[in-house]
Molecule: c-di-GMP-I riboswitch aptamer
Organism: Halanaerobiales bacterium
RNA sequence: CCUUAUAAAGGGUAAACCUAUUGUGAAAUAGGGACAACAAAGCUGAGGGUCUGUGCAAACAGAUAGUCUAGCUGCGAAA
Numbered sequence: 001c002c003u004u005a006u007a008a009a010g011g012g013u014a015a016a017c018c019u020a021u022u023g024u025g026a027a028a029u030a031g032g033g034a035c036a037a038c039a040a041a042g043c044u045g046a047g048g049g050u051c052u053g054u055g056c057a058a059a060c061a062g063a064u065a066g067u068c069u070a071g072c073u074g075c076g077a078a079a
Stems, first nucleotide, its partner, number of pairs: 012038002017032006035066001042072003046069003049064006
């Protein structure tokens, strides 16, 4: 002087809120946004919970997977 290595890396989703649309409603979809948020905050309405509509009630029909359990699938590292 040159080369290589030196634990992390490539990334993902998107709460509240705002706008538009749909729905009786809970809420959903799209765009914006980024929670001292998420390693399954990917999917599934199967079992509870919570919420909505109708009903005197029983109950029926819906919503919620970012409420818990459960099932299916996936990424990275280590052993």